[in-house]
RNA sequence: GGUCCCAUCGUCUAGCGGUUAGGACACCGGCCUCUCACGUCGGGAACAGGGGUUCGAUUCCCCUUGGGACCA
Numbered sequence: 001g002g003u004c005c006c007a008u009c010g011u012c013u014a015g016c017g018g019u020u021a022g023g024a025c026a027c028c029g030g031c032c033u034c035u036c037a038c039g040u041c042g043g044g045a046a047c048a049g050g051g052g053u054u055c056g057a058u059u060c061c062c063c064u065u066g067g068g069a070c071c072a
Base pairs, nucleotide, nucleotide: 001071002070003069004068005067006066007065010025011024012023013022018055027043028042029041030040031039048064049063050062051061052060
């Protein structure tokens, strides 16, 4: 340099055009307990950036950024 893949809560991840963007762990609060832990109930928190297509984009296309694989 070329080709391909990936980027979503703090972390790991689900999502395959119309979801209130879900789950686990973590965090915060309540309950439970003599206390803590466990357990249980609840809560806050995310789509890398910019364009395009579309009635509608986290999802499809292009560019950029970052990471990875292969080739040279």